[in-house]
RNA sequence: AGAGUUUGAUCCUGGCUCAGGAUGACCUUUGGCGGCGUGCCUAACACAUGCAAGUCGAACGGAGUUUAUAUUAAGAAGUUUUCGGACGGAUUGAUAUAAACUUAGUGGCGGACGGGUGAGUAACGCGUGGGUAACCUGCCUCAUACAGGGGGAUAACAGUCGGAAACGGCUGCUAAAACCGCAUAAGCAUACAGUAUCGCAUGGUACAGUGUGAAAAUAUUUAUAGGUAUGAGAUGGGCCCGCGUCUGAUUAGCUAGUUGGUGAGAUAAAAGCUUACCAAGGCGACGAUCAGUAGCCGGCUUGAGAGAGUGACCAGCCACACUGGGACUGAGACACGGCCCAGACUCCUACGGGAGGCAGCAGUGGGGAAUUUUCGACAAUGGGGGAAACCCUGAUCGAGCCAUCCCGCGUGUGGGACGAAGGCCUUCGGGUUGUAAACCACUUUUCUUAGCGAAGAAAAGUCUUAGGCUAAUACCUUAAGAUGCUGACGGUAGCUAAGGAAUAAGCAUCGGCUAACUACGUGCCAGCAGCCGCGGUAAUACGUAGGAUGCAAGCGUUAAUCGGAAUUACUGGGCGUAAAGGGUGCGCAGGCGGCUUGGAAAGAACGGUGUGAAAUCCCGGGGCUCAACCCCGGAACUGCACUAUUAACUAUCAAGCUAGAGUAUGUCAGAGGGGGGUGGAAUUCCGCGUGUAGCAGUGAAAUGCGUAGAUAUGCGGAGGAACACCAAUGGCGAAGGCAGCCCCCUGGGAUAAUACUGACGCUCAGGCACGAAAGCGUGGGUAGCAAACAGGAUUAGAUACCCUGGUAGUCCACGCCCUAAACGAUGUCAACUAGCUGUUGGGCCGGUUACGGCUUAGUAGCGCAGCUAACGCGUGAAGUUGACCGCCUGGGGACUACGGUCGCAAGACUAAAACUCAAAGGAAUUGACGGGGACCCGCACAAGCGGUGGAUGAUGUGGAUUAAUUCGAUGCAACGCGAAAAACCUUACCUACCCUUGACAUGCCCGGAAGCUUCAAGAGAUUGAAGUGUGCUCGCAAGAGAACCGGAGCACAGGUGCUGCAUGGCUGUCGUCAGCUCGUGUCGUGAGAUGUUGGGUUAAGUCCCGCAACGAGCGCAACCCUUGUCAUUAGUUGCUACGCAAGAGCACUCUAAUGAGACUGCCGGUGACAAACCGGAGGAAGGUGGGGAUGACGUCAAGUCCUCAUGGCCCUUAUGGGUAGGGCUUCACACGUCAUACAAUGGUCAGGACAGCGGGUUGCCAAACCGCGAGGUGGAGCUAAUCUCAAAAACCUGAUCGUAGUCCGGAUUGCAGGCUGCAACUCGCCUGCAUGAAGUCGGAAUCGCUAGUAAUCGCAGAUCAGAAUGCUGCGGUGAAUACGUUCCCGGGCCUUGCACUCACCGCCCGUCA
Repeated sequence: AGAGUUUGAUCCUGGCUCAGGAUGACCUUUGGCGGCGUGCCUAACACAUGCAAGUCGAACGGAGUUUAUAUUAAGAAGUUUUCGGACGGAUUGAUAUAAACUUAGUGGCGGACGGGUGAGUAACGCGUGGGUAACCUGCCUCAUACAGGGGGAUAACAGUCGGAAACGGCUGCUAAAACCGCAUAAGCAUACAGUAUCGCAUGGUACAGUGUGAAAAUAUUUAUAGGUAUGAGAUGGGCCCGCGUCUGAUUAGCUAGUUGGUGAGAUAAAAGCUUACCAAGGCGACGAUCAGUAGCCGGCUUGAGAGAGUGACCAGCCACACUGGGACUGAGACACGGCCCAGACUCCUACGGGAGGCAGCAGUGGGGAAUUUUCGACAAUGGGGGAAACCCUGAUCGAGCCAUCCCGCGUGUGGGACGAAGGCCUUCGGGUUGUAAACCACUUUUCUUAGCGAAGAAAAGUCUUAGGCUAAUACCUUAAGAUGCUGACGGUAGCUAAGGAAUAAGCAUCGGCUAACUACGUGCCAGCAGCCGCGGUAAUACGUAGGAUGCAAGCGUUAAUCGGAAUUACUGGGCGUAAAGGGUGCGCAGGCGGCUUGGAAAGAACGGUGUGAAAUCCCGGGGCUCAACCCCGGAACUGCACUAUUAACUAUCAAGCUAGAGUAUGUCAGAGGGGGGUGGAAUUCCGCGUGUAGCAGUGAAAUGCGUAGAUAUGCGGAGGAACACCAAUGGCGAAGGCAGCCCCCUGGGAUAAUACUGACGCUCAGGCACGAAAGCGUGGGUAGCAAACAGGAUUAGAUACCCUGGUAGUCCACGCCCUAAACGAUGUCAACUAGCUGUUGGGCCGGUUACGGCUUAGUAGCGCAGCUAACGCGUGAAGUUGACCGCCUGGGGACUACGGUCGCAAGACUAAAACUCAAAGGAAUUGACGGGGACCCGCACAAGCGGUGGAUGAUGUGGAUUAAUUCGAUGCAACGCGAAAAACCUUACCUACCCUUGACAUGCCCGGAAGCUUCAAGAGAUUGAAGUGUGCUCGCAAGAGAACCGGAGCACAGGUGCUGCAUGGCUGUCGUCAGCUCGUGUCGUGAGAUGUUGGGUUAAGUCCCGCAACGAGCGCAACCCUUGUCAUUAGUUGCUACGCAAGAGCACUCUAAUGAGACUGCCGGUGACAAACCGGAGGAAGGUGGGGAUGACGUCAAGUCCUCAUGGCCCUUAUGGGUAGGGCUUCACACGUCAUACAAUGGUCAGGACAGCGGGUUGCCAAACCGCGAGGUGGAGCUAAUCUCAAAAACCUGAUCGUAGUCCGGAUUGCAGGCUGCAACUCGCCUGCAUGAAGUCGGAAUCGCUAGUAAUCGCAGAUCAGAAUGCUGCGGUGAAUACGUUCCCGGGCCUUGCACUCACCGCCCGUCA
């Protein structure tokens, strides 16, 4: 920092999407360790259980326990005994005193902090800066002063009573630092009247006077703690104010204590805070009210910044504590773990009543995609109470759970190959996994075991010394030193030793964006996908595998957010055609505003002061081994407030000016507006006359009018509407719009020269006015025209276009409606920036009266700079700037719904969302297309000749049939096509029977030559048996080798199986049409253009000329073959002038080789002095002489995998191979291509004449003979200018037939033969005799041909054993017509339109399914 996506391609506009960061995260999958943070975002849903606020006995009276002492009562064991008792005193009880400990109650302080949550709140709630002269402040600090003397109660307790309980009643006793008087008291409070001083005002401060009022508490270890009053401080709060703080106008008006005043009350305190009275105010477009949403901020995330989003953790403020309301106590609350009332819910109950509030820490249920332990400790920090010890503290410090974030570490390190195995791919050679592993050496962070083992601790206490106080070495206090008690975490961090590579890698992606590719499977299926999109049999996009890439104890998805997005544009966008200028003007508020001087200083600038909490961010240091993290310091916090200074600019005040604006005067043009009058032409209608059969209308008609007299024509009349020519790129108006002529009223503009006013200006939300046509209301009017409607046509239909009629309406008056492609698709105003050419209005100057020049206001056409995506705009800007208004933010939904306003209605204005698509769009480019235009060509039409389509047959195809009728070719460009030849073979198809390394190839092993003959079975393939036979090369031999045959098996063969849409090659077609391109240059942002277009010309992009083009290539043409003329050379088998032959010769014919010849070369004309065209001469041939071969870039996914080659897939005792038989030859039918005919230009018979191309030794076959004939016999000649096929036929001559289904036509069928061939049944050809079908020239439609052509006639050849009406060639006879390019078809070039580009067989709209 950008990228993908609209198109065939391009530029632009514009949306959608991606790459980055970040999270209190969720989910999938995987998981070694440590550190530091975080952890119910949802139900402010309901909560079991435990804990979270107590403490003080140094405030008080009691109670209890223990100990000691004293008194007292009882009195055990034991001893003794005179048996009466005595001694002894353990032990127990009571009382008193003392001490220690505990604490229910009274009392004090604290439960207003700390902790939680974000429901409410759009607010002085929060932030920031101020004010309080309108206030309060417990505990704490300082200062001053004080504490005298009394009183009466009450809990506890005791007794008694009630109740299930919670709890309560009554009686009696008692204490206090509890409560209440009295005294004392000022500088306190208050009332009164003052002085001084200060303040912006109300007023404050200080001082003195008089009256009135108000304090206190004691405890103990005797030195401390506590108490009261006043003042001050500190801290914490209350209240008020300026500024800032979300969305909606489809919420525009809101307000009655409401706004203000006076009196009174309340409060710590100002105030309608409350109340009585008075006034009628207050707020609002700078957005009141209403509705929705939301705790606010420091900050956090992102961003270059400006911003945008957000408000978890930490810190500040606020609000809340089951829901709603209320006060009490207190320094402080209207109080989370206080009280009262009401409500919902839960629980207990003896049914009478009671209890409760986790949004404290844990935890439970529920909700949810989702969020932890019913842990330890007060050791530290802090808080409450206490004199203190100490107690309490789910604050806090710690531990536990979770990869939830961030940071760090590890899962080894070094060596180890012409590179193991395995996997995957492969062109089979190899490549890759990969130094990776194995293996060798080393290390031990981590891990296991064991040992040692912190810091976090400072206090308090005790001792010593010194200082202060003191009479004192008490006591107390301060400082220093010593000593010493206290650790939840935790035997934790850390350290050491031993052991051993040992305990530790996944996830996503790999078509482009975006780093990373192959194989297999699948076959628009399964699936993927953030966008474009991928998948229909060779998927780098699906799934799997191998490999690769990225990140890594994580990875990927999802969600929401910032960025990219200049895609709401303040920084930093636009509005002619892409979305977007309001239909036009006037104009209030608002915004902006000419020149000069002066004042003050609001904005502005600059300096200073205060504040901007800490944390965070940034910079510099420091501490944990580093880092995250933590600590210290600095900077910063872009802000706000106060203040000093400046006066150029803006605003303001004052005084002036005239360049903006306006007023006055003269002149001028005009369809500017309103009203009244008036004119002629035309249409229609009416009356009368003339006149007769049509008129009207159309592409053609019909409806309609007309013999009841139309149309036409003459005269007269009525009525309405509109104003020909002039007339224009003209004029006027704000726009809509305005047109005969005259009169009246009236608005605006231009110009000329002076005078005056003195910024009076520009723009304009809301508002007001105007606003075409259509439409609406009321009343008129109505000639023509004409929605609706009716009829006639057209059409498949025709609710249309066309025709005949025709009502609203169009016209007038008044009132509404308020919209248009209301357009220049261009808001208004002002300034500046080259020109040229017309035209309208005015003025000035010159002038030879033709005109020329200057200036101003309009209105048109070009055009420089500049602008624009381009088109285009261009002093009348879409250029360069300024001011103000309106409008836009992807397409559709939607100029819509709902709501509101307006309207009589129709409807207008304002104006969404759900949902859906990845585009929609602008300009320009290439092509294709057009029942667009211009030009040109072609047997394209026309002009002709002959056919097809009708008949019969042949042949091919479709269809049907079949075991099979093998397959392919399907508009032109398939259909006598592949096939230049299916009886078997061919043959690929079907049936049956067989073979399995195979009919064929290569390699390995073994054996044998090969081959030939015979027999048997079988349909045959095949099987079985017998016999014969030994070859070639090397070697002395043994043996080895080559070819061939056989056997066993393995690699493999084989496939006319599939895909021509995986391909090569070949071919068809447009089309033998004249086109198709390139290099350099130039133009264009670019796709592209130019060249190749233009003027001529040609068969031709053929040539010439011109031209920002200059050249070049593939095509055209020419070079090649053939044919037409001549020459030269050469003559055998050819030819021959001699009667024949021989001989001779090569003149001629001919043969076949080489040359010549034709080039618009010559002449005339036309043309541009060109190219070229027209005519002519000469010539065998004349304008590419005729014919052939030759086929540009490309199009049709055209045809062919069955010629061949070939990727992939498929079959492998079969989809391969062999054999026999059958089929490809079927047949209701349809089509194509041909043959033969329908006859007399003919048929038949007889006679006669003339070719050329070619073929021939498994061949052509002569003569002669046989047969009616096909043919047979025969064998000469010929390897061919020698022999032969071979007879040419139409034609000519003569005869006959006489227009008929015939002496036409020959199909079909029967019989008899011939030929080929193993074999003519399915299924060949030919011959003879007999038979003698359809057919009498062919509907719609359609084909070929422009000269040796069509038509017609025969001949030859390939294929081939045999089998052409087909095909390929050959010659014979031999025409007609072309005015011409309007039309049909195809093509070429230029141009134009386009929403097509798969390109009109396109695209696309509606309805129905």
This is a predicted structure of a 1409-nucleotide RNA (small-subunit ribosomal RNA) from an uncultured bacterium. It matches the Rfam family "Bacterial small subunit ribosomal RNA".